This is a predicted structure of a 73-nucleotide RNA (transfer RNA) from a Planctomycetota bacterium. Its Rfam family is "tRNA". It is annotated as a transfer RNA.
RNA sequence: AGGGGUAUAGCUCAAUUGGCAGAGCAGUUGAUUCCAAAUCAACAGGUUCGGGGUUCAAGUCCUCGUGCCCCUG
Numbered sequence: 001a002g003g004g005g006u007a008u009a010g011c012u013c014a015a016u017u018g019g020c021a022g023a024g025c026a027g028u029u030g031a032u033u034c035c036a037a038a039u040c041a042a043c044a045g046g047u048u049c050g051g052g053g054u055u056c057a058a059g060u061c062c063u064c065g066u067g068c069c070c071c072u073g
Base pairs, nucleotide, nucleotide: 001072002071003070004069005068006067007066010025011024012023013022019056027043028042029041030040031039049065050064051063052062053061
């Protein structure tokens, strides 16, 4: 330099054919306990990497850029 993949909650990852953004772990509160752990219940937590476009509607499609990974030279 060329090609491909990937980017979503603090972490690891889902999200069907474009149609209300979710789970586990972690966190907070409560129950339980002499206290704690474990367990159970509830709650909170998101500019879906950034810009632009298509669409009634974009995490999803197109485009440009950025980070990371892989391949070719």
Overview:
The sequence is in RNAcentral, with records from ENA. The prediction has a mean pLDDT of 82.